The RNA shown here (transfer RNA) has 71 nucleotides and comes from Deinococcus marmoris DSM 12784. The prediction has a mean pLDDT of 80. Its Rfam family is "tRNA". From the family's description: Transfer RNA (tRNA) molecules are approximately 80 nucleotides in length.

This record gives sequence, structure tokens and C1' cells, in this order.
RNA sequence: GGCGCUGUAGCCAAGUGGUAAGGCAGAGGUUUGCAAAACCUCCACCACCGGUUCGAGUCCGGUCAGCGCCU
Repeated sequence: GGCGCUGUAGCCAAGUGGUAAGGCAGAGGUUUGCAAAACCUCCACCACCGGUUCGAGUCCGGUCAGCGCCU
């Protein structure tokens, strides 16, 4: 230098155009004599910028970061 993959909550991770699952952690609550366990609730507009679309995490272009292959 060329090509490809990945980027979603503190962490892991699903999501193939119709308003973002689940688990762990954390916070509040119920329960308990106190705890633990259990149960309920809360916590991300999706790396950034732009485009397409009635509608974008998803499609397109660019940038950034990480990883891999080739030279």
C1' cells in the first nucleotide's frame, strides 16, 4: 500500500428496513428477626459524519479504532 472482518448498556451478546431480546454486574423495592436466595422495577436512540427511505442498529459513501490476510 491492497483486501476483508468487527464496532450495540460497565461486561458478554441477539437483532436481514417498522420505534433495540437475553445473561452477568449495578441501583431501588417486595420478602426475612438479620442476611442469602427468590421475585418486581430501572439502566444503550446502536463508534463518528453524511446519504437513500414515509421510516435506518440494519442499506450506501466516507472517517476513526481493533483484528486478520496479501504484498